A computed fold for a 73-nucleotide RNA from Zea mays, annotated as transfer RNA. It matches the Rfam family "tRNA". The family's RNA type in Rfam is transfer RNA.

């Protein structure tokens, strides 16, 4: 410099052929407990990496740039 991959909640991570986002952990409340941890019950939490673009509609497609991981000289 070139290729491939990947980028979704604080963290790990789905998300089907385009039809408007979900689990688990961690956070906060509450129940139980003499207190803690544990356990049960609710609830908060997203400009989906940034732009613009095709589409009636985009996490999904295409394109530009960023970030990250590998791999080639």
């Nucleotide at each position: 410099a070139c290729c491939c991959a990947u980028c979704u909640a604080g963290c790990u991570u789905a998300g089907u052929c385009g039809g408007u986002a979900a689990a688990g952990c961690a956070c906060a409340a509450g129940g139980c407990u003499c207190u803690u941890a544990a356990c049960c019950u609710u609830a908060u939490g997203g400009u989906u990496g940034u732009g613009g673009g095709u589409u009636u509609g985009a996490g999904c497609c295409a394109c530009a740039c960023g970030g990250u991981g590998g791999g080639u000289g």
The source organism's lineage runs through Eukaryota, Embryophyta, Tracheophyta, Panicoideae and Zea. Its mean pLDDT, the model's own confidence on a scale to 100, is 81.